[in-house]
RNA sequence: AUGAAAGUCAUCUAGGGUUCCGCCAUUUACGUCAUGGGGCUGGUCCGAGAGAUGACGCAUGAAGUACAUUCAUGACACGGAGGGACAAAAGCCUGGGAGAG
Repeated sequence: AUGAAAGUCAUCUAGGGUUCCGCCAUUUACGUCAUGGGGCUGGUCCGAGAGAUGACGCAUGAAGUACAUUCAUGACACGGAGGGACAAAAGCCUGGGAGAG
């Protein structure tokens, strides 16, 4: 200095906000209906490269005459600011980026 499957997807979690629901407040406020509130636990919702599990796929090795198929392994990973989306925010995206080592 350069390259890599360091792949794709699903379900969930840490985390995140406030469209909808619920909850709380309001002169009366229980209601199919008003206004405000996420300095409201929550359901819906968003959600990890550096979190979990699974499916498919890829690489290497082994078994197998061989195709098929089966088994094993796949390590490590500090990290802004700013910007972007949806109602909004974020460990989302930019991004295994800049930078550090």
Predicted 3D model of a 101-nucleotide RNA (Guanidine-I riboswitch aptamer). It matches the Rfam family "Guanidine-I riboswitch aptamer". Gene Ontology term of the family: regulation of gene expression. Of the family's consensus pairs, 100% are formed in the model. Its mean pLDDT, the model's own confidence on a scale to 100, is 81.